c-di-GMP-I riboswitch aptamer from Candidatus Thiodiazotropha sp. (ex Codakia rugifera), 89 nucleotides, folded computationally. It was read from a public genome assembly, where an Rfam model found it. The source organism's lineage runs through Bacteria, Pseudomonadati, Pseudomonadota, Sedimenticolaceae and Candidatus Thiodiazotropha.
RNA sequence: UGUUCGAAAAGGCAAACCUGCCGAAAGGCAGGGACGCAAAAUCACAGUCUAAGGGCAGCAACACUGCCUACGACCGAUGGAUUACCGAA
Numbered sequence: 001u002g003u004u005c006g007a008a009a010a011g012g013c014a015a016a017c018c019u020g021c022c023g024a025a026a027g028g029c030a031g032g033g034a035c036g037c038a039a040a041a042u043c044a045c046a047g048u049c050u051a052a053g054g055g056c057a058g059c060a061a062c063a064c065u066g067c068c069u070a071c072g073a074c075c076g077a078u079g080g081a082u083u084a085c086c087g088a089a
Base pairs, nucleotide, nucleotide: 003089004088005087006086012037013036017032018031019030020029021028022027035076041082042081043080045079046078047074048073049072053069054068055067056066057065058064
């Protein structure tokens, strides 16, 4: 330096749930919390969620309803890409 692995140790992250705040929602942020994680680090490429706004349809029209749509989100569902700590072989 490369590949593979995770028994112990060091160090790290933090699900559900609770409180507060932001958001139309999906979801996010902070504090508490600890189910788990050897990439639970990074990237929305595939994918998934939401539909405020916009478009279309129904209606004489408004209201309203339905359908479509990401410029909004999710990498702790799965696949893909990139990089990396400690230790062992």